[in-house]
The RNA shown here (transfer RNA) has 72 nucleotides and comes from a Candidatus Aenigmatarchaeia archaeon. The coordinates come from a structure-prediction model, not an experiment, and the mean pLDDT is 82. The organism belongs to Candidatus Aenigmatarchaeia, within Archaea. The RNAcentral record of the sequence draws on ENA.
RNA sequence: GGGUCCAUAGUCUAUCGGUUAGGACACUACCCUCACACGGUAGAAAGCCCGGUUCAAUUCCGGGUGGACCCA
Numbered sequence: 001g002g003g004u005c006c007a008u009a010g011u012c013u014a015u016c017g018g019u020u021a022g023g024a025c026a027c028u029a030c031c032c033u034c035a036c037a038c039g040g041u042a043g044a045a046a047g048c049c050c051g052g053u054u055c056a057a058u059u060c061c062g063g064g065u066g067g068a069c070c071c072a
Base pairs, nucleotide, nucleotide: 001071002070003069004068005067006066007065010025011024012023013022018055027043028042029041030040031039048064049063050062051061052060
């Protein structure tokens, strides 16, 4: 320098045009307990950035940033 893939809560991930953006762990409150742990119930928390397409974009397209791999 060229190519391929990836970017979603604190962490790991699902969803791939119309979803309340779902789950696990973690966190908070309450219940349980003499207390802690376990367990139960409830809750808060997310689409890397800038454009484009579209009635509608996390999803499709272009560029950027960051990361992984391959070739040279």